[in-house]
Overview: c-di-GMP-I riboswitch aptamer from a Coriobacteriia bacterium, 93 nucleotides, folded computationally.
RNA sequence: CCCCGAAAAAGGCACAGCUCGUCGAAAGGCGCGCUUCGCAAAGUCACGGGUCUAACGGAAGAGCGAUCUUCCCACGACAGCCGGACUGCCGGG
Numbered sequence: 001c002c003c004c005g006a007a008a009a010a011g012g013c014a015c016a017g018c019u020c021g022u023c024g025a026a027a028g029g030c031g032c033g034c035u036u037c038g039c040a041a042a043g044u045c046a047c048g049g050g051u052c053u054a055a056c057g058g059a060a061g062a063g064c065g066a067u068c069u070u071c072c073c074a075c076g077a078c079a080g081c082c083g084g085a086c087u088g089c090c091g092g093g
Base pairs, nucleotide, nucleotide: 002093003092004091005090012039013038017034018033020031021030022029023028037080043086044085045084047083048082049081050078051077052076057072058071059070060069061068062067
């Protein structure tokens, strides 16, 4: 340096749930604590695919109007959906 592995050892993270606060239109994110489904990168990155939301915008309808409803739409989100990129502990080859 490359490949393989997670048995051991040292550790790590924290799905969901509960509780509170906070950002956001929402999806979702962040912070504190309890707890721990699981994870060999469940470390980091929205590059590709996929999924979620639909504020703004567009179209249609209703309404005297204010406004409301439906559909489309990512410039928003998800890295614990898959792939990819970068970095990394231990062990074996």
The source organism's lineage runs through Bacteria, Bacillati, Actinomycetota and Coriobacteriia. The coordinates come from a structure-prediction model, not an experiment, and the mean pLDDT is 84. It matches the Rfam family "c-di-GMP-I riboswitch aptamer". Rfam's curators write: GEMM was predicted in a large-scale screen for bacterial structured RNA regulatory elements.